Overview: THF (Tetrahydrofolate) riboswitch aptamer from a Bacillota bacterium, 106 nucleotides, folded computationally. The coordinates come from a structure-prediction model, not an experiment, and the mean pLDDT is 76. The source organism's lineage runs through Bacteria, Bacillati and Bacillota. Its Rfam family is "THF (Tetrahydrofolate) riboswitch aptamer". About the family: Tetrahydrofolate (THF) riboswitch was first reported for Ames et al. as an RNA motif in 5' untranslated (5'-UTR)regions of folate transport and biosynthesis genes in Firmicutes genomes.

RNA sequence: GGCAGAGUAGGUGCUAUGCGUUAAGUGCUAAGGGAUGGGAAGUUGCCCUUAGACGAAAGGACCCUGUUUAAGGAUGUGUCUGCGACAUAGUACCGCAUCCGCUGUC
Numbered sequence: 001g002g003c004a005g006a007g008u009a010g011g012u013g014c015u016a017u018g019c020g021u022u023a024a025g026u027g028c029u030a031a032g033g034g035a036u037g038g039g040a041a042g043u044u045g046c047c048c049u050u051a052g053a054c055g056a057a058a059g060g061a062c063c064c065u066g067u068u069u070a071a072g073g074a075u076g077u078g079u080c081u082g083c084g085a086c087a088u089a090g091u092a093c094c095g096c097a098u099c100c101g102c103u104g105u106c
Stems, first nucleotide, its partner, number of pairs: 001106005010094009019084003028052007038100003058081003062076001063073003
C1' cells in the first nucleotide's frame, strides 16, 4: 500500500415483568438543549425540556334479586380475557457517509 472484517447512538421481532384503560404514555408540530464506533467531523437517526394541536377498547367471572333461564342490580388498590405506535429487562437480527486508528490477510 491492496483486500476483507469488527465495534456507537439506536431500530425491528420475540419472551418476561410491570404501567395505563377514571388516559398517563406513544405518535404529530414548533423552539431550545444534549449524547452519539478508539480519535476527528457531524448527519439521516436518537434523547431531554418547554409550548401547541390531536387523541384510544373494552368485555367477562366472582356477589345480590330472579322462574336460577332471560333480565336487572351492586361492588373493586383484587381476578380472567383483551386493548395501548405504553415502560423496563433479556434475547435474535439490523446498525455512522468521509479521514485516521483497530483486527486478519497479501